[in-house]
Molecule: transfer RNA
Organism: Heterosigma akashiwo
RNA sequence: GACGGCGUGGCGCAAUGGUAGCGCGUGAGAUUCCAGACCUCAAGGUUGCGGGUUCGAUUCCCGUCGCUGUCA
Numbered sequence: 001g002a003c004g005g006c007g008u009g010g011c012g013c014a015a016u017g018g019u020a021g022c023g024c025g026u027g028a029g030a031u032u033c034c035a036g037a038c039c040u041c042a043a044g045g046u047u048g049c050g051g052g053u054u055c056g057a058u059u060c061c062c063g064u065c066g067c068u069g070u071c072a
Stems, first nucleotide, its partner, number of pairs: 001071007010024004018055001026042004048064005
C1' cells in the first nucleotide's frame, strides 16, 4: 500500500429494516443467626464518530477513527 473481519450497558456476546435483548457483574427485596447458593425486582446503551437512503437504520450506502487478519 491492497483486500477482509470486528467496534453495541462495567465485562463477554445477540439482534440482517419495525419497542436494542441474554449471561456475568452491580443495587434492592425475599430466605438465613450472619453469609453463600437459589428466587424476585431494578438501575445501567446518544449501537466508535460524521453524513446519506428510508415513514422507520444496530442492520443498507459513503467518509472517517481504532483493533485485528491475509497478501505485497